[in-house]
RNA sequence: GCCCCUGUAGCUCAUCGGUAGAGCGGUUGUCUUGUAAACAACAGGCAGAGAGUUCAAUUCUCUCCGGGGGCU
Numbered sequence: 001g002c003c004c005c006u007g008u009a010g011c012u013c014a015u016c017g018g019u020a021g022a023g024c025g026g027u028u029g030u031c032u033u034g035u036a037a038a039c040a041a042c043a044g045g046c047a048g049a050g051a052g053u054u055c056a057a058u059u060c061u062c063u064c065c066g067g068g069g070g071c072u
Stems, first nucleotide, its partner, number of pairs: 001071007010024004018055001026042005048064005
């Protein structure tokens, strides 16, 4: 220098065009002599930044930024 993959709740990952969900974690409650476990409920992200296409984008296209890998 060129190419590919990747960036979504605290963490690990789904969703892959119709205003985003799971597990773990957190909070509250029930239970217990107490703790843990178990059970129930709740909170928490507008999807790296910007632009474009579209009636509508996390999802398609482009640029930039960060991370990972390959080639010379």